[in-house]
RNAcentral holds the full RNA, with entries from SILVA. Predicted 3D model of a 467-nucleotide part of an RNA (small-subunit ribosomal RNA, 3' major domain) from a metagenome.

Context: one part of a larger RNA
């Protein structure tokens, strides 16, 4: 100097504590461990893996595994030597494909000669041969990049200059206040970097300009540019200072909500399977291609959701109100057909113009407390869309079928306001396939005395046989 202490003061965080709504109990859906298995590729493992890499495994993807094949190769560059009916190639023919194996037909470009339709030569292009390709093979404990966390925590260090024989201190401590090493005041220390904050993006008022679809005066609402918020006024508390406390005006008040933004380092975290790259490894095979299968297996265990146990509910009808997206190989309206998924037709729309209808709510009615008009699993059957192709192994209709489940132990997450919980919506992926994820509005709470305890971290002191 640092670490750690079940040492000590000081502070902070949805950390506890008030409160809300959850997991943990049941079915179901994903993931992960385990078991099987030819294969269930790989990788990610306390916090910081486990609805993660996967924004979407039927083939494809695919790297796994059976079987068939291929060997200058699925791809690149060189350079050898060949090849004229050469390069492709209908067709046949063994094959499940790749692949092999025959074979009609039948090309292209540039130079030169000349007898004008041939001849040499180069390209191209195929064939052999060599160097070489290729490798999701090994190694994150060789590395680059790149993310994770501690943490948006307030820390992390330098030049001089003092001190100390020296590691190193000192500045950074100390008194106040702060979200903040954020100010202030002291101060052998004066000054500075990188972190804090402003600076940007957005929301929330107001003013200008503009206005094609939007509105037709205005408003509203798009787009641009601006204004406004500085502790600026008052009153107070403390060292008259930094700053706290209340107040007016104000759409917003003391960091006005959010968002991007992550310091010096930690954990030889995580990535060689996203790319690059060292090293070692295979090279008729650890490369390349195909059909299938397989990652979707199932005594079982966790994790992370989704539905539910009802009456503040559930079933019909009837009616109102977002917002942020996407769309031409797309969105598909209105008419029809069908109980319904959907089909037929196909207006409009390269979009503020078409698609385009939000649900909880609200009105009215049945249902009256039961394994039920709860609940929705499991199964049967008919059907419909995607797509070569739904048997392994997709999604949705209808009709039956109704399984567990009557609020869940120890214990555990998640949130402080337009937030929690409740509704629905759109979007990426994607032919199809979303309870995930990423986003957007609708109704819209409760509580917070406090900081003793539990975690997590900051500062400053102490002890220590640790480094």
């Nucleotide at each position: 100097u640092g670490a750690c202490g079940g040492g000590g003061g000081c502070c902070c965080g949805c950390a506890c504590a008030a409160g809300c709504a959850g997991c943990g109990g049941a079915g179901c859906g994903u993931g992960u461990g385990g078991u099987u298995u030819a294969a269930u590729u790989c990788g990610a493992u306390g916090c910081a893996a486990c609805g993660c890499g996967a924004a979407g495994a039927a083939c494809c993807u695919u790297a796994c595994c059976a079987a068939g094949g291929c060997u200058u190769g699925a791809c690149a560059u060189g350079c050898u030597a060949g090849u004229a009916u050469u390069a492709g190639g209908a067709c046949c023919u063994c094959g499940a494909a790749a692949g092999g194996g025959g074979a009609a037909c039948g090309a292209u470009u540039c130079u030169g000669a000349u007898u004008u339709a041939u001849c040499a030569g180069a390209a191209a292009g195929c064939u052999u041969g060599c160097a070489c390709a290729g490798g999701u093979g090994c190694u994150a404990c060789a590395u680059g990049g790149c993310u994770g966390u501690c943490g948006u925590c307030a820390g992390c260090u330098c030049g001089u200059g003092c001190c100390g024989u020296g590691a190193g201190g000192u500045g950074u401590c100390g008194g106040g206040u702060u979200a903040a090493g954020u100010c202030c005041c002291a101060u052998a220390a004066c000054g500075a970097g990188c972190g804090c904050a402003a600076c940007c993006c957005u929301c929330g008022u107001c003013c200008u300009g503009c206005g094609u679809u939007a509105c037709u005066c205005u408003c509203u609402c798009a787009c641009a540019g601006g204004a406004g918020a500085c502790u600026g006024c008052c009153c107070u508390g403390c060292a008259u200072a930094a700053c706290g406390g209340g107040g007016a005006g104000g759409a917003a008040g003391g960091u006005g909500g959010g968002g991007a933004u992550g310091a010096c380092g930690u954990c030889a975290a995580g990535u060689c399977a996203g790319c690059a790259c060292g090293g070692c490894c295979c090279u008729u095979a650890u490369g390349c291609c195909u059909u299938g299968g397989g990652c979707u297996a199932c005594a079982c265990a966790c994790a992370c959701g989704c539905u539910a146990c009802a009456a503040u509910g559930g079933g019909u009808g009837g009616u109102a109100c977002a917002g942020c997206a996407g769309g031409u190989u797309g969105c598909g309206a209105a008419g029809g057909a069908g109980c319904a998924a959907u089909c037929c037709u196909g207006a409009g729309c390269u979009a503020a113009u078409c698609c385009u209808u939000a649900a909880a709510g609200c009105c009215a009615u049945c249902c009256u407390c039961a394994g039920u008009u709860c609940g929705g699993a499991u199964u049967g059957c008919a059907g419909g869309c995607u797509g070569a192709a739904a048997c392994u192994c997709g999604c949705c209709u209808g009709c039956a079928u109704g399984a567990a489940g009557u609020c869940g132990g120890a214990g555990u997450u998640g949130c402080u306001a337009g937030u929690a919980a409740c509704c629905g919506u759109g979007g990426g992926u994607c032919a199809g396939c979303a309870c995930a994820c990423c986003a957007c509005g609708g109704u819209g709470a409760a509580u917070a005395c406090g900081u003793u305890c539990u975690c997590g971290g900051g500062c400053c002191u102490u002890g220590u046989a640790c480094a």

Its mean pLDDT, the model's own confidence on a scale to 100, is 83.